RNA sequence: ACUAUGGCUCAGGAGGUAGAGCGUCGCCUUGGUAAGGCGGAGGUCACGGGUUCGAGUCCCGUUAGU
Numbered sequence: 001a002c003u004a005u006g007g008c009u010c011a012g013g014a015g016g017u018a019g020a021g022c023g024u025c026g027c028c029u030u031g032g033u034a035a036g037g038c039g040g041a042g043g044u045c046a047c048g049g050g051u052u053c054g055a056g057u058c059c060c061g062u063u064a065g066u
Base pairs, nucleotide, nucleotide: 001066002065003064004063007022008021009020010019016053024040025039026038027037028036046062047061048060049059050058
């Protein structure tokens, strides 16, 4: 200096109730445990403060990794 966001890999434009792919669970289809389709669950956004009506996003510190 850069990075830290569901189990994994990553998005998240100039603050406004957090997303995708893979995985997982259920259902449909099928000769079929594959492939395909539909749906669901799952995240105190590393931690502690600050600013703000409001912070994943801005500021300070800490921790871990490179």